[in-house]
RNA sequence: GCCGACGUAGCUCAGCUGGUAGAGCAACGCAUUCGUAAUGCGUAGGUCGCCGGUUCGAUUCCGGCCGUCGGCU
Numbered sequence: 001g002c003c004g005a006c007g008u009a010g011c012u013c014a015g016c017u018g019g020u021a022g023a024g025c026a027a028c029g030c031a032u033u034c035g036u037a038a039u040g041c042g043u044a045g046g047u048c049g050c051c052g053g054u055u056c057g058a059u060u061c062c063g064g065c066c067g068u069c070g071g072c073u
Stems, first nucleotide, its partner, number of pairs: 001072007010025004019056001027043005049065005
């Protein structure tokens, strides 16, 4: 230099035939217990990497950039 994959909650990841963004774990509260753990119920937490384009509407489609990983030279 060229090619490919990935970037979504604190962590691991779903969600891609475009239509108000989710799960598990973690955190917090309540119940349960003499107390803790476990369990049950609930709450909070997201500019979907950044900038543009298409569209009535973009996490999703298109382009550029940034970052991580891999391959080729």
Overview:
Transfer RNA from a Bdellovibrionales bacterium, 73 nucleotides, folded computationally. Its Rfam family is "tRNA". The family's RNA type in Rfam is transfer RNA. Its family is annotated with triplet codon-amino acid adaptor activity in the Gene Ontology. It was read from a public genome assembly. Lineage of the source: Bacteria > Pseudomonadati > Bdellovibrionota > Bdellovibrionia > Bdellovibrionales.